[in-house]
RNA sequence: CCGCGAUACGGCAAACCCGUCGUGAGGCGGGGACGCAAAGCCAUGGGCCUCGAUCGGUGGAUCGAGGUUGCCAGGUUGCCUAUG
Numbered sequence: 001c002c003g004c005g006a007u008a009c010g011g012c013a014a015a016c017c018c019g020u021c022g023u024g025a026g027g028c029g030g031g032g033a034c035g036c037a038a039a040g041c042c043a044u045g046g047g048c049c050u051c052g053a054u055c056g057g058u059g060g061a062u063c064g065a066g067g068u069u070g071c072c073a074g075g076u077u078g079c080c081u082a083u084g
Base pairs, nucleotide, nucleotide: 002084005080011036012035016031017030018029019028020027021026034070040076041075042074044073045072046071047068048067049066050065051064052063053062054061055060
């Protein structure tokens, strides 16, 4: 240096519960741990989800506005370091 990824001083925190904000997806705070080596950060591409409008025989499609980075990819910063 690669990342082959064993360890965790330390870090994050799914479901669920409570509070709160939102029409909603969902966000935030507290409790809680299923997991995570970028489960740090960025909605840039794809996926998925929500709301509205239009079209449509009711499968759905298109457009707009949002959500999700713990769905995948990309960008960027960074901890540890056994074995190779």